Predicted 3D model of RNase P RNA and transfer RNA as a complex of 489 nucleotides.
């Protein structure tokens, strides 16, 4: 230089002018017996979107609800070992299988001898395997023909382990079919073949010894069995209460302070048993300063009615930044230092002007003549996408750009 | 803003434990009529929303994206 892989980060920058939303602070002003809070207006300060804020896919906080321990089923998820973590399907080393020529990437990666289930079509067979084409048909069989010999009671039989044929049998070697056909090559044996036998590869069973483990693996045995699917049902093992901030809590407004069912109801007196009445508790008038005053109240569902108002939850957090310390790393301790969006139709913006970076056109040249191209000039483009309870991750979509490590291959010194 | 469930032919749906995707209507042709309707034979039409894996095979399983629907406020 040129192809490649991997990580990590930006994702527009100034200035005018016009707005938007929150926070303090001042000032005026309204409520009020005062005051302070609160409310209204207006001024200055200061703070105002992401890597994804998205998909809501998984984990977790945080709230109500349920709900003596403890185990088992059921559902549901997850699934090499080891570790990090609040936790996870998420990250980090490692291990095995695969891809690539390497750097490096990919994996729902447990268990098919605990059952069941399925393996369509083609093919001869598709799961305790078969014989459609085919090879032989040796040995021991049966059938038909055949040649010499031989014996005969003329039907015939017996020899020559006679020769041909066809079958019974043997084969797993060859053609062929499938995603898949019960080991591969090779040589040796055989009637013809075959792990039948031999060497080699391949399998599978034991395994010194390594290593927390997953696993590896020196060496020994077996001739060969044990097909595939578990992201089909299943075993095995490990984990899970349910919901979701529209959770939940207050306070105002209205409405018929209704009505059914089911669960809860301090005490002590009267009672016509439906209910009054005292008292203690507790609640409300917001809070102080006083001074009193009222209520006699429960939950949970459904029918019926009413509103479409306001305040907490609501940002100090598993928070962010340097540093240093431990680890290979993910991460974890220590120190400092900073405070950083809180809307609720729902702010965080619009418009100008000047750069900045991409693309294309145009051109000085420049050489291997059809390519490369400074500057400068025109055009055009500047993504994705937008908090809504927070947090960890995952996936997804992003116009253009930076930096670092690393492999290969080319040329130069 | 949070839960759920849906995608098959032009419409409405089916398709079990993976194996050559089906029905009603609609549409075309022809018959049937004077014509028409309605009735009878025959046809044609499918990226099963898309992508990525499992598997020898995927409309079925598993994952991811996209479009569509539906429900969830509060007081007595």
């Nucleotide at each position: 230089c040129c192809a490649g892989u991997c990580g990590g980060c930006c994702g527009g920058a100034c200035g005018g002018c016009c707005g938007c939303u929150c926070u303090u602070g001042c000032a005026c002003u309204g409520c009020u017996g005062g005051a302070a809070a609160c409310g209204g207006c207006g001024c200055a300060a200061g703070g105002g979107a992401g890597g994804a804020a998205a998909g809501u896919c998984c984990g977790g906080g945080c709230u109500c609800c349920a709900c003596g321990c403890g185990g088992a089923u059921a559902c549901g998820g997850c699934g090499g070992c080891g570790g990090a973590u609040a936790a996870c399907g998420u990250c980090c080393g490692c291990c095995g299988a695969g891809a690539g020529g390497a750097a490096u990437c990919u994996c729902a990666g447990g268990g098919a001898u605990a059952g069941c289930g399925c393996c369509a079509c083609a093919g001869a067979g598709a799961a305790c395997a078969g014989u459609c084409u085919g090879c032989c048909g040796a040995a021991a069989g049966c059938g038909c023909u055949u040649a010499g010999g031989u014996c005969u009671u003329c039907g015939g039989g017996c020899c020559u382990u006679g020769g041909g044929c066809g079958c019974a049998g043997g084969c797993g070697a060859u053609g062929g079919u499938g995603a898949a056909a019960c080991g591969g090559u090779g040589g040796g044996g055989u009637a013809a073949g075959a792990g039948c036998c031999c060497a080699c590869c391949g399998c599978g069973c034991c395994g010194a010894c390594c290593g927390u483990a997953a696993g590896g693996a020196a060496g020994g045995c077996g001739g060969c069995a044990c097909g595939g699917c578990a992201a089909g049902c299943c075993c095995c093992g490990c984990c899970g209460g349910g919901a979701g901030c529209a959770a939940g809590a207050c306070c105002g407004a209205a409405u018929a302070g209704g009505g059914a069912u089911g669960c809860a109801c301090g005490a002590a007196g009267c009672u016509u048993c439906g209910g009054c009445u005292u008292c203690a508790g507790g609640c409300c008038c917001g809070u102080c300063c006083g001074c009193g005053g009222g209520c006699g109240c429960g939950c949970a569902u459904c029918c019926g009615g009413g509103u479409u108002g306001g305040u907490c939850g609501c940002g100090c957090g598993a928070a962010c930044c340097g540093c240093g310390c431990a680890g290979c790393a993910a991460u974890g301790c220590g120190c400092g230092g900073u405070c950083c969006a809180g809307a609720u139709g729902a702010a965080u913006g619009g418009u100008c002007g000047u750069c900045g970076c991409c693309c294309u056109c145009u051109c000085a040249g420049c050489c291997u003549u059809g390519g490369c191209g400074a500057a400068g000039g025109a055009g055009g483009g500047u993504a994705c996408a937008g908090a809504a309870c927070c947090c960890g991750g995952c996936u997804u979509a992003c116009a253009g750009g930076c930096c670092g490590a690393c492999u290969g291959g080319c040329g130069c010194u | 803003g949070c839960c759920g469930c849906u995608u098959u032919a032009g419409c409405u749906c089916a398709g079990c434990u993976g194996g050559u995707a089906g029905a009603g209507c609609a549409c075309g042709u022809c018959a049937u009529u004077c014509g028409u309707a309605a009735u009878g034979a025959c046809g044609g039409g499918g990226u099963c929303a898309u992508c990525c894996g499992u598997u020898c095979g995927a409309g079925u399983c598993g994952g991811a994206u996209a479009a569509g629907c539906g429900g969830c406020a509060c007081c007595a």

It holds a member of the Rfam family "Bacterial RNase P class A". Gene Ontology terms of the family: tRNA processing, dimeric ribonuclease P complex and ribonuclease P activity. It is annotated as a ribozyme. From the family's description: Ribonuclease P (RNase P) is a ubiquitous endoribonuclease, found in archaea, bacteria and eukarya as well as chloroplasts and mitochondria.
The prediction has a mean pLDDT of 76.